Molecule: transfer RNA
Organism: Thermoleophilia bacterium
RNA sequence: GGGCCCGUAGCUCAGGGGAUAGAGCACCAGGCUUCGAACCUGGGUGUCGCACGUUCGAAUCGUGCCGGGCCCA
Repeated sequence: GGGCCCGUAGCUCAGGGGAUAGAGCACCAGGCUUCGAACCUGGGUGUCGCACGUUCGAAUCGUGCCGGGCCCA
């Protein structure tokens, strides 16, 4: 330098054009307990990496850039 894949919650990931964007774990509050742990109830905490474009509508499609991984040179 070229090619391919990935980037969504604190972490691991789902969602592949239209619901208020979700799950598990973690976290927070309350209950329980002498206090904790466990358990129960409630809470999503998010510029969907960034910008532009396509579209009535973009996390999702296209282009560029940024970051990570693999392969070729």